[in-house]
Molecule: transfer RNA
Organism: marine sediment metagenome
């Protein structure tokens, strides 16, 4: 400098145009003499930023910006 790919909750990851969701962690309950396990429950997101498209965008399109990961030239 080029090509491909990712980027969503604190972390691991779905959702491929029609209300953002699951384990896990945490916090509160219930069970326990108590702890773990096991069972209910909550909190938790301007989907990397920034435009189009489209009634409607995490999703489709273009800029950017990080990350991998490959080719490639100089020095």
């Nucleotide at each position: 400098g080029c090509u491909a790919g990712c980027g969503u909750a604190g972390c691991u990851c779905a959702a491929g145009g029609g209300c953002a969701g699951a384990g896990c962690u945490u916090c509160c309950g219930c069970c326990u003499u108590g702890u773990a396990a096991g069972c209910g429950g909550a909190c938790g997101g301007u989907u990397g930023u920034g435009a189009g498209u489209u009634c409607g965008a995490a999703u489709c399109u273009c800029a950017c910006c990080g990350c991998u990961a490959g080719c490639u030239c100089c020095a």